[in-house]
RNA sequence: GGUGCGCCUAAUACAUGCAAGUCGAACGAGAAACUUGGAUUUAUUCAAGUGGAAAGUGGCUGACGAGCGAGUAACACGUAAGAACCUGCCCUAUACUCAGGGAUAACCUGCCGAAAGGUGGGCUAAUACCGGAUAGUCUCGAAAGAGUAAAGCUUUUGCGGUAUAGGAGGGGCUUGCGGCCUAUCAGCUAGUUGGUGAGGUAAAGGCUUACCAAGGCUACGACAGGUAACUGGUGUGAGAGCAUGACCAGUCGCGAUGGAACUGAGACACGGUCCAUACUCCUACGGGAGGCAGCAGUAAGGAAUCUUCCGCAAUGGGCGAAAGCCUGACGGAGCGACACCGCGUGAAGGAUGAAGCAUUUCGGUGUGUAAACUUCUUUUAUGAGGGAAGAAAAUCUGACGGUACCUCAUGAAUAAGCCCCGGCUAAUUACGUGCCAGCAGCCGCGGUAAUACGUAAGGGGCAAGCGUUAUCCGGAAUUACUGGGCGUAAAGCGUCCGCAGGUGGUGUAGUAAGUCUGUCAUUAAAUACCAGAGCUCAACAUUGGUGCCGUGAUGGAAACUAUUACGCUAGAGGAUGGGAGAGGUAUGUGGAAUUCUACAAGUAGGGGUAAAAUCCGUAGAUAUGUAGAGGAACACCAAAAGCGAAGGCAGCAUACUGGACCAUUCCUGACACUCAUGGACGAAAGCGUGGGGAGCGAAACGGAUUAGAUACCCGUGUAGUCCACGCCGUAAACGAUGCGUGCUCGGUGUUGGUUCCCUAGACCUGGAAUCAGUGCCUAAGAUAACUCGUUAAGCACGCCGCCUGUGUAGUACGAUCGCAAGAUUAAAACACAAAGGAAUAGACGGGGACCCACACAAGCGGUGGAUCGCGGGGUUUAAUUCGUUAUUAAGCGAGAAAUCUCACCCAGACUUGACAUCCCUAUCAUGCCUCUUAGAGAUAAGAGGGUCGGUUCGGCCGGAUAGGUGACAGGCGCUGCAUGGUUGUCGUCAGCUCGUGCCUUGAGGUGUUCGGUUAAGUCCGUGAACGAGCGCAACCCUCAUCCUAUGUUGUACUUUCAUAGGAGACUGCCCUGCAUAACGGGGAGGAAGGAGGAUGACGUCAAAUCAGCAUGGCCCUUAUGUCUGGGGCUACACCCACGAUACAAUGGCUCGUACAAACUGAAGCGAAGGGGCAACCCUCAGCCAAUCGGAUAAAACGAGUCUCAGUCCGGAUUGAGGUCUGGAACUCGACCUCAUGAAGCCGGAAUCGCUAGUAACCGUGUAUCAGCUAUGGCACGGUGAAUAUGUUCCUGGGUCUUGUACUCACUGCCCGUCAAGGCAUGGGAGUCAGGGGCACUCGAAGUCUUUUCAAUUAGAGAGGCCUAAGGUGAAACUGAUGACUGGGCUUAAGUCGUAACAUGGUA
Repeated sequence: GGUGCGCCUAAUACAUGCAAGUCGAACGAGAAACUUGGAUUUAUUCAAGUGGAAAGUGGCUGACGAGCGAGUAACACGUAAGAACCUGCCCUAUACUCAGGGAUAACCUGCCGAAAGGUGGGCUAAUACCGGAUAGUCUCGAAAGAGUAAAGCUUUUGCGGUAUAGGAGGGGCUUGCGGCCUAUCAGCUAGUUGGUGAGGUAAAGGCUUACCAAGGCUACGACAGGUAACUGGUGUGAGAGCAUGACCAGUCGCGAUGGAACUGAGACACGGUCCAUACUCCUACGGGAGGCAGCAGUAAGGAAUCUUCCGCAAUGGGCGAAAGCCUGACGGAGCGACACCGCGUGAAGGAUGAAGCAUUUCGGUGUGUAAACUUCUUUUAUGAGGGAAGAAAAUCUGACGGUACCUCAUGAAUAAGCCCCGGCUAAUUACGUGCCAGCAGCCGCGGUAAUACGUAAGGGGCAAGCGUUAUCCGGAAUUACUGGGCGUAAAGCGUCCGCAGGUGGUGUAGUAAGUCUGUCAUUAAAUACCAGAGCUCAACAUUGGUGCCGUGAUGGAAACUAUUACGCUAGAGGAUGGGAGAGGUAUGUGGAAUUCUACAAGUAGGGGUAAAAUCCGUAGAUAUGUAGAGGAACACCAAAAGCGAAGGCAGCAUACUGGACCAUUCCUGACACUCAUGGACGAAAGCGUGGGGAGCGAAACGGAUUAGAUACCCGUGUAGUCCACGCCGUAAACGAUGCGUGCUCGGUGUUGGUUCCCUAGACCUGGAAUCAGUGCCUAAGAUAACUCGUUAAGCACGCCGCCUGUGUAGUACGAUCGCAAGAUUAAAACACAAAGGAAUAGACGGGGACCCACACAAGCGGUGGAUCGCGGGGUUUAAUUCGUUAUUAAGCGAGAAAUCUCACCCAGACUUGACAUCCCUAUCAUGCCUCUUAGAGAUAAGAGGGUCGGUUCGGCCGGAUAGGUGACAGGCGCUGCAUGGUUGUCGUCAGCUCGUGCCUUGAGGUGUUCGGUUAAGUCCGUGAACGAGCGCAACCCUCAUCCUAUGUUGUACUUUCAUAGGAGACUGCCCUGCAUAACGGGGAGGAAGGAGGAUGACGUCAAAUCAGCAUGGCCCUUAUGUCUGGGGCUACACCCACGAUACAAUGGCUCGUACAAACUGAAGCGAAGGGGCAACCCUCAGCCAAUCGGAUAAAACGAGUCUCAGUCCGGAUUGAGGUCUGGAACUCGACCUCAUGAAGCCGGAAUCGCUAGUAACCGUGUAUCAGCUAUGGCACGGUGAAUAUGUUCCUGGGUCUUGUACUCACUGCCCGUCAAGGCAUGGGAGUCAGGGGCACUCGAAGUCUUUUCAAUUAGAGAGGCCUAAGGUGAAACUGAUGACUGGGCUUAAGUCGUAACAUGGUA
């Protein structure tokens, strides 16, 4: 820019203007104005003519066009037919158009009224009105006959009028078929269904009326309720379908609401009339006026939908002879990115890949040829000039419009946004935020490194649009006709009988309804598709063709279905002969047992439980014997057995009775299968009436258990259980598997029958075949899998029932049934994104099997009690630095906190810094040493001493100090849930995996299971597995034996020792068990048939550590960095862990005597000697250590003493005095001496370690270290036991198996009440509203009708039938609301319990 479209809601109310008039060639009359003439006082007036307005009579139109979709589920629509009709204008044909009459509006005039309007008197015309004549055709009638018409105008050869017949187009009526939901609407109907007479209509007809008959519709859904204009078409879809009915076109309906007729060809009439009602307006209060769902427009409603525009130029319509008039139809313009189509916002070149921005591993990279810049173009824009077609046969006539279009000029000039970037889904980084803010279609994202939030950069998509929202179809085979299912996921009625319905064996012949096929008609146009052609293209418009899948008519075919007729016997049924059976009903009868009663005998208990108690019993129980009573159920037989439709059926006998099976192949001749509605039966419990009642036993009571125990266990015990009759009608009524028929490998049991074989023969037994049942295993096949598999869940057919996410809910309401309980039928709101099935791997179990471990048991010694030490918690504090917290933290990091360490606190200082690199300036040495002053010190000021190397000879290089600048340093600050590395733990448990193959749709399995065996997934055997890897074992180290070599500092003259190298053990040998395989048991020989260490699979615990170290990110930068002094980490009502010492006589103390190993020493170990009671001191030899030193080992042994006591036990605590280290022992060191002499007499519940040179007891050394808090850690040796010949239990672990609703994996999951908030909903005394029906009442206008006046078909009055609205009443239905009330759903952390999932702890 073009082309379309534009109140989906309130058929709500409307201001204003316009949307339907026209004809003087039907008629009378004729205003204004103009012309001419006259009069005049020049204001004016009269006459004639022209003229033709407005109004009227009359004609035609106004029933079309335009709008809207309220109503309508209907012959309303669509489609296809039909007969009993009408039709103005138009066309064709024929005939006629004669002669008359009386009025009336307009007009004049009087009156009433505010108005609208009305009324009296007078004049007048017509194509207005009236009668008469004519009447072939027309109407009535069998006929004769009777009856009915007209209009004129005019300049015109013209236009009309009347009658009849026909046509075209239009309309009315009838019928078949087709298209919504609800059965929680099942019966509806009285003009209803039909007939006769009459009436009525244009026309058939209960259309109306009188009478007669009692019909008519309905499960193929009547009636009722809800919703809805219908169609061509439109959207979607592969199609079948599903949804829809804007624009355009056809039909219908409506015109404020309801009713009614008039006129007319046509209306019961959108811009006509009458009445009623509601509303609005005017009014003089008496009375009147009005109807935008026409075009614009207004208000309201709403998420939301336009200008009070131009024109009759075109097309069409009305009137007219025509000119013409009218036309909000229509043609156009305006508004709206609402939709579709087209076009542009520039093109080419252009790298030092500019700047900016973003990011970065700081090197770079991206934006990006993008820009700048150079060259070019002018669609578009702006200006100027020109300028249509649409207009027809000729003249005239263009709203759009100076528009489309053309030419020239100017200048890249005027023109880009929106969404998205976790997956689905094309496209990623940085920063901010920190479960906040927010996102989200679904899954889900966000709790400090967010590709998901927000922003930026970059990228992706579309583009004058882009995204969101709403709706429809698709995907959805997710209602399955095409094209699904029902064992366990939702789904087979509890079972059978059976009407309707559906389906149905076989042969022949006929028919032609279905079926197949040909032709004809119709299927409006538009739309769709194909081919053209017009706007520059396209959208759009247009031409031609095809199609419109349907319906009707008419020919043909006869296989199949159907139907008719006649047959058949394979389905079905009958007949005859048999045997089997807990099939049913009724009656009778039997024994065992329980209980009770009586008697006898007998004595103290019985009973019950895991254990008890309640209970019974000395008034004699229980146990025993005998007798009796009563009720219920029927052991053994008995079974995978049998029977029945299912429920179900069990001692025995009898009577009656149903069904199935087998054999014979005699009869009927498709008689069959299934079955909505319906009917019958139908466990247990329950209900009613009447009996009965032994045992058992809801409720109830008591006893236990328990936190509680309204339960589980125990003791009592009512209803009930039993019988008869009547209800109920449900069950996990299960094979969770509807019935019937046919077909499709086998094996092995069992029940009933028949035939054959074996047997000389009978019974029995055995075998084979077959029919009918009933089990198990399996092929093909099926199945999501599990599994099913001739008894199908296989392959097919027929019929029925049922399902469509989960919860709400098998609930509410309604209805039916029931005495009740309740049953049957059966929703919705709302909520969620799941609910569910089968199988897999794990984990778990108060499941199972097997195995192992100081796991238990058997032992020894401890801990838990005391005091102290040490660590932790807690508390305190200025600080008591930090981390570690079940096992797997707590003598741990720390293998040494007085200062330092040190991270904490107080105070004082420094700021490029205590430490590193770079730059600038100054100095040359600096560093260093000594000293003084101030200060708590850091530090500051000052004095003194001392003074560099190289060299190309240049203050050139190296180095140092001071000052300065900024990059940076520094951080034990945070995050171990961002990490590396390291470590703990399960666990030194025997497991964890892979390749190939095989199995499974798959997850996954197999291997790795199983039988043995082992410390071991160690080994052997088996096996759809065969191999391999990480683990186990071995290889490594130490110790035990031997050999060889060497030999100082060792030593006994050969090797106890040291060093180095080697040998040895492999279950090798024998016996035995086993599968004669692994291996086990025993033995010989041998020093020894071993011990200890190192070594820690896949993984688990977001286990531990950012404070060892490293490290991403974040944070601090005159401080969270650095230095210094002091303090703190050492606190102390308390609690815990680990230890030391003890409680004593297996001991303490004193004296004496003996025997180790390993380790260590220069800022060191330090002998001997001397001093001191001692710690220690003085002094110094030796030793860089097989040389010297630490260094006496102690328990033990010998002797003595103590004699059972808070002690000669025990040593805490405290006082005094010392020693040592250190700059300094106050907070806060260790040691020594003297004195003091606490608790404690063997330790509750509970709990730890250890299986042999082990436990226990005893001492020794060492790292750290000035010293020490060491009773700790790590090593070393000495003395040196007991017990286990088992796996029931506790703990942990391994393998297999089983169950599972767990998978964050039982510290799991999860249920219900109560309490609180929210949401929707049922009931509810009622209240309000609505639509419809019924009855009564009232009854406008109006048609029809009766009658009076009048008499003219006109008019006036009085009635009648029908009837709208209104009023009253009794019911029913629907909706809203309602105190209160019921349950439902829901809401991070409420209460009470623990019902379910494992044997869930009572399956």
This is a predicted structure of a 1403-nucleotide RNA (small-subunit ribosomal RNA) from a metagenome. It matches the Rfam family "Bacterial small subunit ribosomal RNA". Rfam links the family to the GO terms ribosome and structural constituent of ribosome.